[in-house]
RNA sequence: GAAUGGUAGCAAAGUGGGUCAAUGCGCUGGACUGAAAAUCCAAAGAUAAAGGUUCGAGUCCUUUCUAUUCC
Numbered sequence: 001g002a003a004u005g006g007u008a009g010c011a012a013a014g015u016g017g018g019u020c021a022a023u024g025c026g027c028u029g030g031a032c033u034g035a036a037a038a039u040c041c042a043a044a045g046a047u048a049a050a051g052g053u054u055c056g057a058g059u060c061c062u063u064u065c066u067a068u069u070c071c
Base pairs, nucleotide, nucleotide: 001070002069003068004067005066006065009025010024011023018055028042029041030040031039048064049063050062051061052060
């Protein structure tokens, strides 16, 4: 200098901007059990930061931060 990425504690989807931002594991509560594990039910928790465009931004634009890879 270039490319790609940053979304709950971890992983990860969101395809052309639109109605509650999925899903798995984990955490919490409950059911089950003599008690656990497994299983089932329920709930909470997230868009890297700041601006811009727009009726509306995870998504588009700008700047910054940061991770990986290449030169």
This is a predicted structure of a 71-nucleotide RNA (transfer RNA) from a marine eukaryotic metagenome. The coordinates come from a structure-prediction model, not an experiment, and the mean pLDDT is 83. RNAcentral holds the sequence, with entries from MGnify. Rfam family: tRNA. It is annotated as a transfer RNA. Rfam describes the family as follows. Transfer RNA (tRNA) molecules are approximately 80 nucleotides in length.